The RNA shown here (c-di-AMP riboswitch aptamer (ydaO/yuaA leader)) has 162 nucleotides and comes from Klenkia taihuensis.
[in-house]
RNA sequence: GCCGUCGAGUCGCCACUGGUCUGGAGAGGCACAGGGCGAACCGGGGACCCAACCGCAGUUCUGGGGUGCAUCCCCCGACCGGCCGCGCGCGGCCGCGAGGGGGUAGGGCGACUUCCCGCCCGAACCCGUCAGCUAACCCGGUAGGCGGCAUCGGAAGACGUC
Repeated sequence: GCCGUCGAGUCGCCACUGGUCUGGAGAGGCACAGGGCGAACCGGGGACCCAACCGCAGUUCUGGGGUGCAUCCCCCGACCGGCCGCGCGCGGCCGCGAGGGGGUAGGGCGACUUCCCGCCCGAACCCGUCAGCUAACCCGGUAGGCGGCAUCGGAAGACGUC
């Protein structure tokens, strides 16, 4: 640089600032970074109706909620706290629980699709006491990561080429 991949994370216009190229200069070009505008995609808030609640009911301290596939279960278990015993710093029990292991709802890949088969992930972060759905309306995001360099799991089909 090109191709592919997870993901919403892409495209177009402008040329204001910086940069860069041409020029002796005026000026002009590029569109790399920032910035402005728009499109598209993604996310959040937000009525009636519905849902919930049903008159001290709602149970929002066991706070609640959002993005996301990333939920839930079992086992081990440091630190810390409480109680008891004792040979006075050890032992037992309970609570909390970082971390570790196994599985799982769910998700991804194997370079056209489907099936089979195989290999993986099953995180992280955010809001800040607050939000059901929700038309109009309002607000925000457009990141980051990974693989390959002629690429080869099998079958069927499609497409293309000769």
The organism belongs to Klenkia, within Bacteria.